[in-house]
RNA sequence: UUGGUGGAGAGUUUGAUCCUGGCUCAGGAUAAACGCUGGCGGCGUGCCUUACGCAUGCAAGUCGCACGGGGCAGGGGUUCGCCUCUGCCGAGUGGCGGACGGGUGAGUAACACGUACGUGACCUGACUCCGGGUGGGGGAUACCCGUCCGAAAGGGCGGCUAAUACCGCAUGGGUCCGCCGGGGGUGCUCGGUGGAGAAAGCGGCCGGGCAACCGGGCGUGCCGGGAGAGGGGCGUGCGGCCGAUUAGGCUAGCUGGUGGGGUAACGGCCUACCAGGGCGACGAUCGGUAGCUGGGCUGAGAGGCCGGACAGCCACACUGGGACUGAGACACGGCCCAGACUCCUACGGGAGGCAGCAGCGAGGAAUUUUGCGCAAUGGGCGAAAGCCUGACGCAGCAACGCCGCGUGGGUGAAGAAGGCCUUCGGGUUGUAAAGCCCUUUUGUCGGGGACGAAGUCGUGACGGUACCCGACGAAGAAGCCACGGCUAACUACGUGCCAGCAGCCGCGGUAAUACGUAGGUGGCGAGCGUUGUCCGGAUUUAUUGGGCGUAAAGCGCGCGCAGGCGGUCUGGUCAGUCCGCGGUGAAAUCUCCCUGGCUCAACCGGGAGGGGGCCGUGGAGACGGCCAGACUGGAGGGACCUAGAGGCCGGUGGAAUUCCCGGUGUAGUGGUGAAAUGCGUAGAGAUCGGGAGGAACACCUGUGGCGAAGGCGGCCGGCUGGGGGUGCCCUGACGCUGAGGCGCGAAAGCGUGGGGAGCGAACCGGAUUAGAUACCCGGGUAGUCCACGCCGUAAACGAUGGCCACCAGAUGUGGGGGGUAUCGACCCCCUCCGCGUCGGCGCAAACGCACUAAGUGGCCCGCCUGGGGAGUACGGCCGCAAGGCUAAAACUCAAAGGAAUUGACGGGGGCCCGCACAAGCAGCGGAGCGUGUGGUUUAAUUCGACGCAACGCGAAGAACCUUACCAGGGCUUGACAUGCUUCUUACAGCCGGUGAAAGCCGGUGGCCCGCAAGGGCGUGGAGCACAGGUGCUGCACGGCUGUCGUCAGCUCGUGCCGUGAGGUGUUGGGUUAAGUCCCGCAACGAGCGCAACCCCUGGCGCAAGUUACAUGUGUCUUGCGCGACUGCUGGUGGCAAGCCAGAGGAAGGCGGGGAUGAUGUCAAGUCAGCGUGGCCCUCACGUCCUGGGCGACACACACGCUACAAUGGCCGGGACAACGCGCAGCAACAGGGCGACCUGAAGCGAAUCGCUCAAACCCGGCCCCAGUUCAGAUUGCAGGCUGAAACUCGCCUGCAUGAAGGCGGAGUUGCUAGUAACCGCGGGUCAGCACACCGCGGUGAAUACGUUCCCGGGCCUUGUACACACCGCCCGUCACGUCAUGGGAGUUGGCAACACCUGAAGUCGUCGGGCCAACCCGCAAGGGGGGCAGGCGCCGAGGGUGGGGCGAGCGACUGGGACGAAGUCGUAACAAGGUAGCCGUAGCGGAAGCUGCGGCUGGAUCACCUCCUUU
Repeated sequence: UUGGUGGAGAGUUUGAUCCUGGCUCAGGAUAAACGCUGGCGGCGUGCCUUACGCAUGCAAGUCGCACGGGGCAGGGGUUCGCCUCUGCCGAGUGGCGGACGGGUGAGUAACACGUACGUGACCUGACUCCGGGUGGGGGAUACCCGUCCGAAAGGGCGGCUAAUACCGCAUGGGUCCGCCGGGGGUGCUCGGUGGAGAAAGCGGCCGGGCAACCGGGCGUGCCGGGAGAGGGGCGUGCGGCCGAUUAGGCUAGCUGGUGGGGUAACGGCCUACCAGGGCGACGAUCGGUAGCUGGGCUGAGAGGCCGGACAGCCACACUGGGACUGAGACACGGCCCAGACUCCUACGGGAGGCAGCAGCGAGGAAUUUUGCGCAAUGGGCGAAAGCCUGACGCAGCAACGCCGCGUGGGUGAAGAAGGCCUUCGGGUUGUAAAGCCCUUUUGUCGGGGACGAAGUCGUGACGGUACCCGACGAAGAAGCCACGGCUAACUACGUGCCAGCAGCCGCGGUAAUACGUAGGUGGCGAGCGUUGUCCGGAUUUAUUGGGCGUAAAGCGCGCGCAGGCGGUCUGGUCAGUCCGCGGUGAAAUCUCCCUGGCUCAACCGGGAGGGGGCCGUGGAGACGGCCAGACUGGAGGGACCUAGAGGCCGGUGGAAUUCCCGGUGUAGUGGUGAAAUGCGUAGAGAUCGGGAGGAACACCUGUGGCGAAGGCGGCCGGCUGGGGGUGCCCUGACGCUGAGGCGCGAAAGCGUGGGGAGCGAACCGGAUUAGAUACCCGGGUAGUCCACGCCGUAAACGAUGGCCACCAGAUGUGGGGGGUAUCGACCCCCUCCGCGUCGGCGCAAACGCACUAAGUGGCCCGCCUGGGGAGUACGGCCGCAAGGCUAAAACUCAAAGGAAUUGACGGGGGCCCGCACAAGCAGCGGAGCGUGUGGUUUAAUUCGACGCAACGCGAAGAACCUUACCAGGGCUUGACAUGCUUCUUACAGCCGGUGAAAGCCGGUGGCCCGCAAGGGCGUGGAGCACAGGUGCUGCACGGCUGUCGUCAGCUCGUGCCGUGAGGUGUUGGGUUAAGUCCCGCAACGAGCGCAACCCCUGGCGCAAGUUACAUGUGUCUUGCGCGACUGCUGGUGGCAAGCCAGAGGAAGGCGGGGAUGAUGUCAAGUCAGCGUGGCCCUCACGUCCUGGGCGACACACACGCUACAAUGGCCGGGACAACGCGCAGCAACAGGGCGACCUGAAGCGAAUCGCUCAAACCCGGCCCCAGUUCAGAUUGCAGGCUGAAACUCGCCUGCAUGAAGGCGGAGUUGCUAGUAACCGCGGGUCAGCACACCGCGGUGAAUACGUUCCCGGGCCUUGUACACACCGCCCGUCACGUCAUGGGAGUUGGCAACACCUGAAGUCGUCGGGCCAACCCGCAAGGGGGGCAGGCGCCGAGGGUGGGGCGAGCGACUGGGACGAAGUCGUAACAAGGUAGCCGUAGCGGAAGCUGCGGCUGGAUCACCUCCUUU
C1' cells in the first nucleotide's frame, strides 16, 4: 500500500450518585406445537411421547444351462403299454442369496466411538490376475407310491429313484503338520526330510456311431495353490458426561506363571496347579445420565449447546438364554428353550412377533397415503430372456422449514361519501376510492408438448407434467401483531384497584397513549403472533477474560508428605518447544474464490481453498526438563555479643477484700435518681490488735517488649523454644509454597478429684413500670482457681494467606553495631532488625492504602459467583454431652449489598436567636350569659373550615328576603342571554274571578313608516338552537389566602475540586436585628430576600390659611424643607467591621409604629365570592311562591362578656379626648314621657351643622364584708322603635323577680413601654339587631438574675438501617390462609448385587449294553473303525428362599420455612435507639430478648494522655 476479516447495548436497587450484583429485553436457531389467517410454485422435512400393542396387504428370492419326477398345451414316433421333442406351470433334491439392502436408539461410560498406529497373533464367498489339476468308483435319499396317527399344525412306518447332494480310492505341490539347519523382529523367510490332504459336471457346435456313447474344440462350472482388490476379527497410544453427601476404597479368574483346552487368531477366553498379586485422589469402585462421529446451531473468537434429516461406525429385533448352518450370524421377516402377551382349538395340542412400507388402536401439545412404478439408480438369482426388490424413482397429505411469484400498473382533488377526532375553524383516513387509460405474471379454457432412454430396435411410474402458443377478463387471491419506557407507532369512548394487562420496570381506586372497543399509525407479510428449547448478549465460571480490607470471598495459627514452582556458570542430550518435508484428517457439510444446470433463488453439479489433531521423517539447541561438573549471593551451620510479661515447673513476698477471736464504742448502717429489701441493742457500721484462707499482682506501664496464633505482667531459682547484631570460617541450592495429614488453639462448656476470699449466669427478694421473666439495689449456686482428660469454636480482626524482589521522603520509639566529637556521659551522623504516625508516585467504586502496600512483578495454597431458605435438612466423620466439620434442594423475591452525596431526624455535640423559659402583670380552665363547633335531634336543623395554621372562622348583621335546606302549591324557551322560523299584534297598565301567594282563567287597552301589499321595533303564543344548576371533583385547574416566618435565608453565571450525585462561593475568625459589615480564603461576581426608598408619629424651619382658635400668631390644617450619619471625643478591637462610654441634640446607634412576606413546604384552604376543564340533571339536581328550618338541646369543647366586690357599689356634683360618620342621612334646639322614645324643627353633602354630655378620673355622701346597696341570670307585667310582618325568632325602656357565683383542679394564654392592664368613643355591615370585628384616644404599671430546662427557629459538626424523611424504619412469638419441604410408627411397588435350593434349551466332557448304508478285514455271517439316540456330569437363562444395600411413592402426627390488605402482644435493632451494638458460649424467659464470661469497634459524647502535621 492492497485485499480480506472483525466484538454496539438497554431497563431495573437510590431523593440523587458511583460501584458491586442478580433479574429482564432487543438477535439468531428449531424434526416443533398452539391461536388467528391462508393464492400459487420449486426444493426439503414430517411419532422428539409407549424399544406400547398390532387387523390386513406387501417388504427375498432366484436358477430347468445341477437333478429325478409330475401337470398342461402342441409336434413327431408308436408294438397303443408308451417313447420322444418343444413351450409353460407348481412342489421337491441341489446351488447361490436370505449376515446385503431397510428399521430403531432400548441397552451401552465400553477400545462402543473418533483419531493415529500395530497384527511376526488372524480370516475372507462371489470378483480380477498367474500358473497347476479335473482320473476312477461306491452307497443312500427327498419328491413320488402305499399305509397309519392327528381337529389342526404336522408326523410315523414300508417301498422306488437322480444329481454339480453324500462317501472312499488314485495323483498332488510353493498348502498344512512334525523334525533338522540358515537369516530375521514371536507363528516371517530360505532350504532339507517324513507324514497328511482335492475335484463335478452342465450347455451349444463339429466329427464318428442306429443309439447308448466316443473324440475334438468353444463356453461355463469344479478342485488345490499364489497374488490383488475390497471386506472384516483382534491389540495399542491419545481424546470426548456428571456426582467424593460413592474412598483408611475396589478386586477371587482377581494379577502373574506353568501345563492343557478352545478359536480364523493373541489372550485368565476356559481349566488344573503354583505364586500373591492387580486397580485407585492423574479419582478406582459405585450411582446417575447418554448410542459415538462427520457434523448442526450459536458466538468476533475462545467457547457453549445439540447429534432429527444425509453419511461412517456400533448396538438391538416381543423379554432373557442358547447354539446350528455358513466365507460371513449367535442371524429383524431362520431354529431350540424359558417368560410375558395375543390368537386358533375337537381341550389332546398348536400358531405368532411391523424398531421393513403403508395402515390401526393407545399415549400425547404433536407428526402423512392401507397410492403408482420397477421407466431410472442400485441389489439378489440366472448363460440369458427374465423374475424378485415398500431399497429406490415418483405421486398424495401438512405454510412444518427454506426459496421464488402474485393479489395489479398509470392517471386521478370537487381533497367525494362514510368513519374517526375537533379549539367547530377544521384535521385525518387520502391518490386512498370512484372515474378514465393500460397490462395479464398467476388463474380459467383451448391448442402444441418434452429432456430424463444408457443401447440398433423396443422400453416413462412421474404425465398430457414441466415448458411453449392462443383466447378471456382487474378479473379468483391479505392477513397478523404491536403502538407507557426498553422499542418504530396516539387519539376518542367505555371501565373505575372492577373487569383485566404484564418479558422486566410496572399499569387500573372517574379525564388510563399500559385494561376493552374504535379510528389512526408502526412492523412484518402468505404469513403473523404465542409457548417450549439452545447459543448469544453474560468479562454473570473470566484460557482469551473476573475477583477476595469495608460489596460474596484469606483456612484461627503453625509443622509438613505428595504435588506445583525454583539462584549463578560450563559441558552433554533432545522426550517438552520451534521449523521444513511426507502421510492421514472418507464423502457430504463449510468458505463463496472460479464455474456450470433448473427463467432467478432455494436446490443441484464441476473445480479450488481450508481443517484443530495424530503418525512418520529431517533439522534447530535459545528456553524449560534430564545427565555431569563447578560456584556462593538464596538457605543452613560454627564463634562472639545481646534485649525480652516467650513457654513449663518449684518456691517465696507485701497491699487489699472477706471471715473468725478479742478490745474501745453506740444507733444506726448500707444502698439509690429516690427508695426499699438486707445488716444492727443477742451491740452492727466505725476503730484498734491478733489469726485464717483464697484469688489477683497497684506504682514501674509506655500506639513499650516477647510469641506463629491463641496469648504473656510481683519476686527468686531450675528446665526450655525463638529472635536481633558483628566479623571471620564452613556446607554448597540443601530453597519457597503446601491438597490430604499432624499439632497448637481465648472464653464459655463437659468428666474425675481438689479448692472456694472476691466476683457471679441460674435462682430468691426489694424497687421501677401499664407490665418488667430486664436495666438499678440486697443476697446467691454452678462457674471463675488447681491437677489430669475432653471440647475446637469467637468481630480467633489489620475483617488484609505465605515467601521473594523492586519502587520518594519526613518523624517518633524499642534493640544492636559503627563513626565524629569529648576528659567523659549526652548531643550529632551512618547502618541492621522491630513497633507507630504523616505523606509523593502508583492503586482504588469511594473510603482509603502508601517500603509493616490495598503499589509494581514472580511462585504456591485457600476461598467467592444475587438475596432469602441456610451454615439449615439428609448422609458421613468427630465428640461423654453441648455440639463441631463437611454441606444441599424444593420454594420464594427484584432485589439484597458497598462507598460516598444532599437532606431530614437524634431522649448527639458546639454557637446563637425568639414573651421560648425564667422574672413579672392580667387572664383562661370553675359560675351565669353571648357566640362558634362537635354530638344528638329533626321533614329540614343547607354547606364549607378540623392540631399549631378549624371552632365571635367564610357571616362586616339568618324575622320575610338573604337561603343554598325541608314541606306543600305552581311554571316549562323557562327568573336571566343570544339567534332563527312562524303566527299574533305594541308593550306597560287597568278590571273581574280563584288562590296562602306564585300562578291560572276571563275582560279592557292597543306603536312607527307606507295609499296598500308589506316592512321596522317591541310584546305575547307555538317551535328550534339553547338557557339554568350554591349538583360532583380544591386529588384536573386559574386566581386569591393561611402557615413555617420579618425567620435569614434561597439561588445563579463563570472558574476551581470531585468518575459522579455534588461541593466550593454561602465554610472559617470577628460582628450584626440581618448571608449586616470587616478580615481571611479557589474563588470572582451577580440575582431573589435583609436594609433603604413609601406612609404614620416625635423636633425645628418656611409657605399658605378656607370652615379652626383667636385678631396675629402660639395651637391647629395642608404643603415644602431641615434634622441622625457612629458625624465628633475617649476607650476597646487586629490600624478592620464594630462594640462600650460621653458630648451635643426633640430624638440617638435600625428613635417608635405600619406597609412590604425570598426559594420553597403542607396534593394546606377555597369549584359556596369569581373564573374554569371534565362528569352529571333537563316538566328538573332548573325556576317561582307560601310556610318552616339554618335559632332544636341530655351533653362536650373553643372564643368572649359580666361578675364574685370596699383599689368596690350606689347617689350627687365637677374635668379632659382622638379616630371617624352623616341627604331614603346626621339632627341642634324646643315641647311631651320616669324612660326607651315621640312631636315639631333650625342647620349641615359638612375643619362651617350634627352625631358629641366621652368614660375611667376628681370632690362630697351612703353602704361595712353580708350571697350583701356585690352580682345580675331567669321570669312576670307594662311599654318604645324598626319593619308588609317581631309567635317560632329583633333591639330597647320602666316596674317587679332576683339564680349560679365568695377568684376557680390538672393544665393553659397574652404582654418587655406609652406596652400590659383598666376606661370609654367611633366606624363598617345595617330597615332593625354587636358581649364580635376594624379603628381611636384616656389613665397607665411590674419584671427580665440569666439561657440549665419546655416550645419554635438559624449556622457548623457528628451518627443513621430514615428519604411519603422519627407521626420514620423495624424485630420476634401468637392467630388465620396458601405452598413447597425435613422427621415419622409404618406401608407400597422398584433397582442392582450376594448366599443357598432348583434348573430348560444347548455347547463341551464322559458313558454309550439300544441303533447305524458308504471305509477296512471277511465269500458271507460277523467283526473293526467311526457315529447316533439315550444316560450321567460341568456350565447354565429363569424360578424359589433369605438377610442386607440403594433410591422412590404414600403416611396419623410433628419440626421449622416462604408468602399473604389494614389481626394480637410487646419494642429488640437503626440517632448514645433511650441499658452502645455485635461475635462465641452457657443459663433463663410469652416473644422480640435478658444476664454471666471472654473478645471486637463495624460505638456516640465529654475530658485527659500520647503521637503526628503546620507555624